Transfer RNA from a Pseudomonadota bacterium, 73 nucleotides, folded computationally.
Its mean pLDDT, the model's own confidence on a scale to 100, is 81.
Rfam family: tRNA. It is annotated as a transfer RNA.
NCBI's taxonomy places the organism under Bacteria, Pseudomonadati, Pseudomonadota.
RNA sequence: GCCUGGAUAGCUCAGGCGGUAGAGCACUUCCUUGGUAAGGAAGAGGUCUCGGGUUCAAGUCCCGAUCCAGGCU
Numbered sequence: 001g002c003c004u005g006g007a008u009a010g011c012u013c014a015g016g017c018g019g020u021a022g023a024g025c026a027c028u029u030c031c032u033u034g035g036u037a038a039g040g041a042a043g044a045g046g047u048c049u050c051g052g053g054u055u056c057a058a059g060u061c062c063c064g065a066u067c068c069a070g071g072c073u
Base pairs, nucleotide, nucleotide: 001072002071003070004069005068006067007066010025011024012023013022019056027043028042029041030040031039049065050064051063052062053061
């Protein structure tokens, strides 16, 4: 230099052929206990890496940039 895959909650990751984003763990409050841990209930937490484009509508499609992983020379 070229090719492929990836970037989504604090962490690990889903998200069908475009229709207003979810799970587990963690966190907060409550219940339970003499008190912890475990268990149960509820809740908070998102510029979907960044900039453009297409579309009534983009995490999803197209172009470019950055970063990470792998491969080729």